Predicted 3D model of a 478-nucleotide part of an RNA (small-subunit ribosomal RNA, 3' major domain) from an uncultured bacterium. The RNAcentral record of the full RNA draws on Greengenes.
Context: one part of a larger RNA
RNA sequence: UGACGGGGACCCGCACAAGCGGUGGAGCAUGUGGUUUAAUUCGAAGCAACGCGAAGAACCUUACCAGGUCUUGACAUCCCUCUGACCGCACCUUAACCGGUGCUUUCCUUCGGGACAGAGGAGACAGGUGGUGCAUGGUUGUCGUCAGCUCGUGUCGUGAGAUGUUGGGUUAAGUCCCGCAACGAGCGCAACCCCUGUUCUCAGUAGCCAUCGGGUAAUGCCGGGCACUCUGGGAAGACCGCCAGGGAUAACCUGGAGGAAGAUGGGGAUGACGUCAAAUCAUCAUGCCCCUUAUGAUCUGGGCUACACACGUGCUACAAUGGCGCGGCACAAAGGGAUGCGACGGGGCGACCCCGAGCGAACCCCAAAAAACGCGCCUCAGUUCGGACUGCAGUCUGCAACUCGACUGCACGAAGCUGGAAUCGCUAGUAAUCGCGGAUCAGAAUGCCGCGGUGAAUACGUUCCCGGGUCUUGUACA
Numbered sequence: 001u002g003a004c005g006g007g008g009a010c011c012c013g014c015a016c017a018a019g020c021g022g023u024g025g026a027g028c029a030u031g032u033g034g035u036u037u038a039a040u041u042c043g044a045a046g047c048a049a050c051g052c053g054a055a056g057a058a059c060c061u062u063a064c065c066a067g068g069u070c071u072u073g074a075c076a077u078c079c080c081u082c083u084g085a086c087c088g089c090a091c092c093u094u095a096a097c098c099g100g101u102g103c104u105u106u107c108c109u110u111c112g113g114g115a116c117a118g119a120g121g122a123g124a125c126a127g128g129u130g131g132u133g134c135a136u137g138g139u140u141g142u143c144g145u146c147a148g149c150u151c152g153u154g155u156c157g158u159g160a161g162a163u164g165u166u167g168g169g170u171u172a173a174g175u176c177c178c179g180c181a182a183c184g185a186g187c188g189c190a191a192c193c194c195c196u197g198u199u200c201u202c203a204g205u206a207g208c209c210a211u212c213g214g215g216u217a218a219u220g221c222c223g224g225g226c227a228c229u230c231u232g233g234g235a236a237g238a239c240c241g242c243c244a245g246g247g248a249u250a251a252c253c254u255g256g257a258g259g260a261a262g263a264u265g266g267g268g269a270u271g272a273c274g275u276c277a278a279a280u281c282a283u284c285a286u287g288c289c290c291c292u293u294a295u296g297a298u299c300u301g302g303g304c305u306a307c308a309c310a311c312g313u314g315c316u317a318c319a320a321u322g323g324c325g326c327g328g329c330a331c332a333a334a335g336g337g338a339u340g341c342g343a344c345g346g347g348g349c350g351a352c353c354c355c356g357a358g359c360g361a362a363c364c365c366c367a368a369a370a371a372a373c374g375c376g377c378c379u380c381a382g383u384u385c386g387g388a389c390u391g392c393a394g395u396c397u398g399c400a401a402c403u404c405g406a407c408u409g410c411a412c413g414a415a416g417c418u419g420g421a422a423u424c425g426c427u428a429g430u431a432a433u434c435g436c437g438g439a440u441c442a443g444a445a446u447g448c449c450g451c452g453g454u455g456a457a458u459a460c461g462u463u464c465c466c467g468g469g470u471c472u473u474g475u476a477c478a
Base pairs, nucleotide, nucleotide: 001478002477003475004474005473007472008471009470010469011468012467013466015462016461019426020425021424022423023422026316027315028314029313030312031311032310033309034307035306042053043052064302065301066300067299068298069297070296073125077124078123079121080120081119082118083117084116088103089102090101091100092099106115107114108113127291128290130289131288132287136285137284138280139279140278141276143274148187149186150185151184152183153182154163155162156161167178168177169176193268194267195266196265198236199235200234201233202232203231204230207226208225209224212223213222214221239262242256243255244254245253246252318419322378323377324376325375326374328373335366336365337364340359341358345354346353347352385416390411391410392409393408394407395406396405432454433453434452435451436450437449438448
């Protein structure tokens, strides 16, 4: 000087407390451990691994296993020879790739050749998701959006170092004020950026419809208009600016007015010096080591989907604040669409099918929002709760749903009656609850990323648990 203390003082955080809802019990989904296996590819490991890499394993993917093939190679550059192709189509062959046959078939030219492509050959080489993240770059997590981390000059100390950065206040903040052997400065904080909340202005189609006219069973449907909504450019607005009180006359704090908004308005992006030899050689790049008729390449089939069990994360429930039916009846936002979204009409109980309008989309479509509201049934039951599992029959995607897809109809109807010890999230348009969309994607979400609808309770307080910051103290530690 740090680090640590079941030392002290002060302060903060959904840290506790006050509340609301969960997890832990059940079934299923998913990840992991373990076990099994020819293989169940590899990585991730307290917080900070475990719906994580994977924004999507039937083949492919795929890295794993079994078996069949290839050896200058699936891919790149260079050399020699030959050909004019390659591609495509048909046939034979194979489990399949590979292979064989036939048809078809380049450009420029000074006719020497060149460009391009293919085949064969020799070797230089290719290739490796093989090892090492404890050799590395790059990227990332974490403490933590915590308020800290440092430097120059000066001064003090023999020196390591100290001072500044400590102190008195204050703040979300090393934020600001005052004081001070310090005076300044840098990286962080804040602000500048984006979205959102109010108003004005400009613009008015594909958006809108107040007024006028026309038309209909009805609808901005038509003429028309740009007032309003909205869209998207510009601008204003919030600064403790004003008032009162407190404070040291300061910084600032408390209350009030005005205001759409009040003290950082709400949300996002933004992550200092560093810590964990943290993670990643399997995104990529890369040193060294290793393989080179194989640790490379390719194909078929299988596996990654196994299952006495254990754990994490979720979904659905156990019901009446509910379930079902009905006929009805509303009200969104944000997105996506051409190998696409697919209306209307018709068929089917349904998944879906036929036809195919419109739309590269403020135009058309996905698209029905759901919870809510109204009426009716159920009357506390393992039930009209719950839906696992199973049987049969189907739909769709795809070369192909057996291993191993999603969905539909009928039948079947399990566990489950609120979950021990323990443990998690959340302070407001939040929790809880309800549906909608998107990426990936042929198909395949209860995951992920977004969107809006309905919409709470509680916070006395900082004694205690956890984590963090500042000052101080002790010294078994460096």